[in-house]
RNA sequence: ACCCGACAAAGGCAAACCCUCCGAAAGAAGGCGACGCAAAGCUAAGGGUCUAAAGCGCAAGUCGAUUGCGCCAUGAUCGCCCAGCCGCCGAA
Repeated sequence: ACCCGACAAAGGCAAACCCUCCGAAAGAAGGCGACGCAAAGCUAAGGGUCUAAAGCGCAAGUCGAUUGCGCCAUGAUCGCCCAGCCGCCGAA
């Protein structure tokens, strides 16, 4: 240095619920709070999953407003997998 990950040490992050706020939504941010995490640090690059505003199609409608259904990421998720980059400690 690399691999690896201890009933080690020092620490770190923070799920869900709830509150505020942004958003059409998924979800994000902040606060509370800890389910857990050896990368639960960063990156939406390859997959997967979630949402469907706008758009398109169909149906209903007093054929008008409008409503419903379906398709669809350009939206989201790194605490889904995988990958890249950076990183604390040092037992077996």

Annotation: This is a predicted structure of a 92-nucleotide RNA (c-di-GMP-I riboswitch aptamer) from Candidatus Aquidulcis sp. Its mean pLDDT, the model's own confidence on a scale to 100, is 89. Its Rfam family is "c-di-GMP-I riboswitch aptamer". Gene Ontology term of the family: cyclic-di-GMP binding. Rfam's curators write: GEMM was predicted in a large-scale screen for bacterial structured RNA regulatory elements. It was read from a public genome assembly, where an Rfam model found it.